Predicted 3D model of a 95-nucleotide RNA (SAM riboswitch aptamer (S box leader)) from Arthrobacter mobilis. The coordinates come from a structure-prediction model, not an experiment, and the mean pLDDT is 82. The source organism's lineage runs through Bacteria, Bacillati, Actinomycetota, Actinomycetes and Arthrobacter.

RNA sequence: CGACCAUCCCGAGCGGCUGAGAGAUCUGGCUCAGUGACGCCGCAGCAACCCUCCGGGCCCCGCCGGAAAGGUGCUACCGCCAGAAGCGAUGGAGA
Numbered sequence: 001c002g003a004c005c006a007u008c009c010c011g012a013g014c015g016g017c018u019g020a021g022a023g024a025u026c027u028g029g030c031u032c033a034g035u036g037a038c039g040c041c042g043c044a045g046c047a048a049c050c051c052u053c054c055g056g057g058c059c060c061c062g063c064c065g066g067a068a069a070g071g072u073g074c075u076a077c078c079g080c081c082a083g084a085a086g087c088g089a090u091g092g093a094g095a
Base pairs, nucleotide, nucleotide: 001094004092005091006090007089008088013043014042015041016040017039021032022031023030025084026083027082028081029080044075045074046073049071050070052067053066054065055064056063079087
C1' cells in the first nucleotide's frame, strides 16, 4: 500500500508525565472529564489472531481441546446508541 480472509454484545487497571477536551467522520442523544479524562511511558493483567509446545484425530494437511515463552492486539459504555456514509479498528496472508 491496496485486492483477500477472520473478528468487532466475553474478558482484563494501577502508577508516573501532561493539561482540555474525549468516546473514528456528520447529525441527534447518552456518557467520560481539573476528584485530571483523552494521550504518552512503565508495570501488571486479559485474550488466544500468528508462532511454539502438549494431547486427541488423521496417510499428511485441514480439524478439536489445552498451555501461554515469543510477535501483535486489547484492558469505560455493543465500533457507546440511532440515523447517514460504508467507513473504521485489529490480526492473518500478500505486494